[in-house]
Context: one part of a larger RNA
Order: sequence, then structure tokens, then C1' cells
RNA sequence: AGCAUAUGGUGGAUGCCUUGGCACCAGGAGCCGAAGAAGGACGUGACAAGCUGCGAAAAGCUGUGGUGAGCCGCAAAUAGGCCUUGACCCACAGAUCUCCGAAUGAGGAAACUCACCUGAGGUAAUGCUUGGGUAUCAUACAGUGAAUAAAAUAGCUGUAUGAAGGUAGACCGGGGGAACUGAAACAUCUAAGUACCCCGAGGAAAAGAAAGAAACAUCGAUUCCCUAAGUAGCGGCGAGCGAACGGGGAAGAGCCCAAACCAGAGGGGGAAACCACUCUGGGGUUGAGGACCGGCAUAAUCGAUUGAAGACUUAGCCGAAUAGAGCUGGAAAGCUCAAUCGUAGAAGGUAAAAAUCCUGUAGGCGAAAAGUUGGAGAUUGAAGCUGGAAUCCAGAGUACCACGAGGAACGAGGAACCUAGUGGGAAGCAGGGAGGCCCACCUCCCAAGGCUAAAUACUACCUGGUGACCGAUAGCGCACAGUACCGUGAGGGAAAGGUGAAAAGAACCCCGGGAGGGGAGUGAAACAGAACCUGAAACCGUAUGCUU
Repeated sequence: AGCAUAUGGUGGAUGCCUUGGCACCAGGAGCCGAAGAAGGACGUGACAAGCUGCGAAAAGCUGUGGUGAGCCGCAAAUAGGCCUUGACCCACAGAUCUCCGAAUGAGGAAACUCACCUGAGGUAAUGCUUGGGUAUCAUACAGUGAAUAAAAUAGCUGUAUGAAGGUAGACCGGGGGAACUGAAACAUCUAAGUACCCCGAGGAAAAGAAAGAAACAUCGAUUCCCUAAGUAGCGGCGAGCGAACGGGGAAGAGCCCAAACCAGAGGGGGAAACCACUCUGGGGUUGAGGACCGGCAUAAUCGAUUGAAGACUUAGCCGAAUAGAGCUGGAAAGCUCAAUCGUAGAAGGUAAAAAUCCUGUAGGCGAAAAGUUGGAGAUUGAAGCUGGAAUCCAGAGUACCACGAGGAACGAGGAACCUAGUGGGAAGCAGGGAGGCCCACCUCCCAAGGCUAAAUACUACCUGGUGACCGAUAGCGCACAGUACCGUGAGGGAAAGGUGAAAAGAACCCCGGGAGGGGAGUGAAACAGAACCUGAAACCGUAUGCUU
């Protein structure tokens, strides 16, 4: 030195465990903000570094309700306190809430600096203390008021109301809008109105009460699902793209203006009668309607406002049956024997494996306060039905046309339909639009104003449930961490779990400077001793044997 055996060290695999994750489902909730948000800075404890809570009233203050014996967070100990006159804890409501931050008095290199107005307090006095206010924009009202004599306007000032910012990397609407790719190349086409960017909103959004769809029969707002159907079509008729009607379901809800007309007010024109205009109130709203002129009818009906009971949510309460015997064991919930309950044999915990020990579970019950829902009853106002000859009204730079575009499954095509751009430009109820060029007939409908729940989409957040999901190199990046650390910055981004049933965490003695160790003691176990469950291998020793 090698090999073998034994025995240690080191190391942290493996097994077991789970405080944490992952996915899905259901429900909740789906917003917060100038009454100052989200997010922070700095404070705040007897001692206080971190986290958590809170805000100079600072791990807290008040009220109400719940609970009922302990309590002063994670987090032990000490000191000192609180509490059956109800603490602590839980729920609801309120008070306080420094500074920064939209940040809003001005400034600013966030958490700082410097002002003005006004109220209160204090001092011998002050540059003292303290409360409130002072940004901008929009709208309304009031005051003031130039150039310009008057008037008016701009402007200025004040008051009131509103906005601003954040977020959920989801869902929705709108404005912009690729390329790789496919076409076996590539240009129309495709990918795709996708990705991405911007704006805006809501708990949903959008759409929506027919100038619809159909077909000679009819249907009757919108949205979503199944189907129709990979059909009809579109398409370098290539690659590919791809409806609708109709049928079946989910849900279900319809309304308001503009105008005619009536009344009032205002200023204007006119000699006057009167005329139109503007504003306010009434009226009225659809395909034969309304105004207008009549008739019926008198509350049975409709609309709006307020909103009872009840229900749900935000604390909780009741809740059956072995303190059974014996055995093993450190420990019984295990085994044996015997018993009980169940509308409860889900689950978790308890020294091991518990329906009957604890928390619970099945099943019942519960709210002073707040929120959501609900819609009884009441009040107020007039609606409602119907007939009618004439007259009046019914959304204009609109419909439509031309040109060039875009959207529609539809690529200019026979291309209707919808949308905006440029240029032209109607009718007006004896009217107008549509039915896929166009014309006629026929049928359907009434544009150029607006609102509208539900069925639908999504899940950051909260709660619950489930898992042929993970179990610490896995599962989220994180078993708390966006920390440590890296980067000028945008940004990147870890590692790290387990003593034991219980600290019973090793008094005391010995060696040692200590670290560490040997005894003693605890414990079922200390080869469970805190570098702590198990403790593989590499690697490093020690002992013995053999070989060289």
C1' cells in the first nucleotide's frame, strides 16, 4: 500500500410524516378613492431586533351583541398588571388615525422644506401651541367687470356639485394592429382581426323591443346552448374559409322622448287683431298610431315613490352512547370478554389503531347591530276602452346616388345589406324602407332620438368541498421570501422542514482556556442530547487477518 472482516467518523440518500402547495367544483363577493385609496415611510411594548396589530387616543379607545374564566399577539422567562361590577376572545357599529402617496396651499431629489387666511389657547414677549381652510378642470348660480360713451362680452372672484388615482397578468366594449407559419416556392389568400399596444366600463359587459325574418304560410326584442352543417356558399374554386332560415332548449319585460295639440312665462315684430320664436308644465309614442272631435267607464287596472313580515350573510347555542373489566406495553384508542348509541360508523386530536375521551358529526335552534334579498300594505296621480268625414303630426345635409374603402362566411362578383369618408342630394302618409343586381306584382316593416333585468363570460380575493394531485431536488419562486443576494437600471432571484408522548432540554462531580467529552440523572429509547426521527453511498479512520 492492497484485499477481507469488524467497528467508528463524515455525509444526508431512503423510508415515514406535513404546517405548504396544485387542480377542479360549489357558493360568496366582484370594487376601493378628495369623508384622502392602493401602496409605503416613520413611529407605537416595562425590557422590543424581526413579524403581526395599531397610529401621538398608537399590540390599542367606546357602544351593542355573543361567550364565560381566565388574560396581557408570534413568544419563553422576569417584573408589573387586568378580570364574574364579566376581563381575554369573537361579531357588528363608532372614535382616533403622524408623514408620503391622485396628493390637491407653494416647492421638492416621496415620507421633507417654506407660506398665506381664519378660529381657539398661552406668554412679560416672540419666529409659541393647536383646530380649520387655501391645487386644477367641468357644470350651475351669484357678484364684479375691460379694450369701447352706453350696453354687452371676454376676464376675475365667490359658493355648490362632480372629476382626478388604484386594481384582477381574468372576463367585456371600442380604437389601432403584426409576423413566423400554411399554401409543400410565393405575391391574392392563410395565420388573424390572433399576438401585442392604447382608451373606457361593469359586476358582468355588449346587444335589445323590427324601416326584422320569411314566403303566398306565417313568426314576433336581445343574449346563450344543441341542431340545421362542415350544408348553402366563398375561394390563385388552391391552401383553406364557412353562414343563415327553420327546429329544440335556457331565460323572459318591456318602456321613455322629439312632433302635432293645450296652458303659462319671456323678449321681439305689428297701429291693432294677431304672428312666429325661446323656455317651463301637460299631452303623446305606432303601422293605421297619435293630435283633434265625440261616446263608454269611475276603479277592477296601470305607473312612480316609500318599503312590513319572512329569508340569507356577518358572532354563536343544544347535540346520543363504555371515566367498562382483563392482557401486552413507557403509554391503549390495540387484543380478549362484556355493553351502549346512532337522523350522529365524516374528519381531526388525545402517549399506538377511539361511533360511545375531547373538538366535532347527523339533526335542530339563534341576532342588539350592519348588509343583501323580499314586496304585504299605504299614499299620490290619472289612466283605460271605443267611434269618427275633413284637418294637423310622426327624428334632413338624413335616406338615396357616384367614387374609392371597410364589415358581413361572401376575395368586385349578378353583390343586394350594414358602416364611416369625399362630392351631389329626396319624399314627407295619396309618404317611405326591405324581400341578395334591376323592373312589375305581392308580402313584410316604419330609418335618420334614447333606456332596459334574466338566461351568457371570467375568478385576483373570501368560504367550503373533492382528488387513481405533490410530499421538502417534489408541490407555488416561497412549508412564508419576492426575503438574502446579484444588477447603474429595467430586472433577476435562492437555500433553508422533523429531539421527545411530555422539556422531563441533562442538578451535581471530573478532564479541559474553551469547544468538547467522561460519569451521574431524565426518558420506552440519549447510537432520541438540541450540528437532535430514520441515517444509504462516495470519502476518511481504527482494530484484526492475509498478501506484497